[in-house]
RNA sequence: AAGGUGGGGCGGUUUGUCGCGCUGCGAGGGUUUCGGCCCAAGGGUGAGGAAAGUCCGGACAGGAUAGGGCGCCCUGCUGGGGAAAGCUCAGAUGGGAGUAAUCUUAUGGAUGCCGUAACAGAAAACUACCGCCUUGAAAGCCAUCAGGUUCUCGGCCUUAGGGCCAUAACUGACUGGCUUCGGGCAAGGGUGAAAACGUGAGGCAAGAGCUCACGACAUGUGGCGGUGACGUCGCAUGGGUACGGCACCAGGGCCUGCAAAACCAAAUAUACUGGCAGACGAGGGCUGCCCGCCCGAUGCCAGGGGGUAGGUCGCGAAGAUAAAUGACAGACUAAAACAGAAACCGGCUUACGGCCCCGCCUUUUUC
Repeated sequence: AAGGUGGGGCGGUUUGUCGCGCUGCGAGGGUUUCGGCCCAAGGGUGAGGAAAGUCCGGACAGGAUAGGGCGCCCUGCUGGGGAAAGCUCAGAUGGGAGUAAUCUUAUGGAUGCCGUAACAGAAAACUACCGCCUUGAAAGCCAUCAGGUUCUCGGCCUUAGGGCCAUAACUGACUGGCUUCGGGCAAGGGUGAAAACGUGAGGCAAGAGCUCACGACAUGUGGCGGUGACGUCGCAUGGGUACGGCACCAGGGCCUGCAAAACCAAAUAUACUGGCAGACGAGGGCUGCCCGCCCGAUGCCAGGGGGUAGGUCGCGAAGAUAAAUGACAGACUAAAACAGAAACCGGCUUACGGCCCCGCCUUUUUC
């Protein structure tokens, strides 16, 4: 210097003119039932790091609620912070990515029970396709060795009779080989993301943690280090893999949300209370009025509670009504990204042009 990586900060500033919301600041003015109300120059104040998504937690509020249990749901390594959190900081162990800095992911427990392991493969945990073996009082064949000699064939000896050798049948073998059946094995091949601890030796019919040595792993235990997860050294024990669920353990969890809730409160209707009138006809309809006809038990007045419109409050050093928080011009090399409060707070997640600061890593160059 370039590239990367982790963390932090900024998110336009300033001048002028004009405009908008709020103001329990207000010169001044208007009005008044003298409590106030209205207008108003000017002053003050007026979006974000995410105001967003509404995902998690809280506060507040109402409903429900004697107290407790079961069930259900959520979270789950360790320590600290925090009101809490599917929060945060630091750390542990295993896996993955990267040359590295660093990033990412999993983690209570599993003694027991259950499920899954696609395709391929014999088998995905009581495996056997190829392969290896034959320890088998299994069957057959061949060879070998031993025995065996009636007949036939052959050779040799002999005058003859006969003898000898060899061969076949047959018998035996605790001999060798082959085949079949049965059985044994799990080392090797092959399949797969994953194959039943690794290497070596012994052992065996062949093999195998079958045995042994060393190593890896798991569990238990002791020493040392650490607050702890855990690490390290030793000893003992062990051999059915991976992932998930359940049982189990610990912590937490009622429901609904500011359109919550509280206060004031028209018009209309009216629970209830009181007064008056009313079958000697209240009141209503035909109908604006009188008569008439018809219907026939309520009607009027006052009080009164709940509750609607509306107002206030909740509500804030922006904050109302869904609505304000801006526009133009100049300067700052350019002024542009994502985006705009609607009750509040803490987080998380997502979006974002650009700028600044700090730590670290890699490569190259120079000294």
Molecule: Bacterial RNase P class A
Organism: Bacteroidales bacterium